[in-house]
RNA sequence: CCUCGAAAAGCUAAACCCGUCGCGAGGCGGGGGCGGAAAGCCAUGGGCCUCUUUUAGGAAGUCGAGAGGUCGCCAGGCUGCCGAAA
Numbered sequence: 001c002c003u004c005g006a007a008a009a010g011c012u013a014a015a016c017c018c019g020u021c022g023c024g025a026g027g028c029g030g031g032g033g034c035g036g037a038a039a040g041c042c043a044u045g046g047g048c049c050u051c052u053u054u055u056a057g058g059a060a061g062u063c064g065a066g067a068g069g070u071c072g073c074c075a076g077g078c079u080g081c082c083g084a085a086a
Base pairs, nucleotide, nucleotide: 004083005082011036012035016031017030018029019028020027021026034072040078041077042076044075045074046073047070048069049068050067051066052065053064
């Protein structure tokens, strides 16, 4: 240093509730803890979700196109605490 994840010190925060922003998916703040060794950051590839639109259609849905969201969905990139065993 890489891998790994015992111990210790810490960190974070699901669902739900309240307030707030948003057409919405969702975001932010407070409470709350399901969990997390990157559940830190990045929307780069994919997945999923939302809105608008095209098509035909009775309508809904689908395909296509555009604009968004989700990093606690997967992968990838960058960075990081500690030091047992191997």
c-di-GMP-I-GGC riboswitch aptamer from a Gemmataceae bacterium, 86 nucleotides, folded computationally. The coordinates come from a structure-prediction model, not an experiment, and the mean pLDDT is 86. It was read from a public genome assembly, where an Rfam model found it.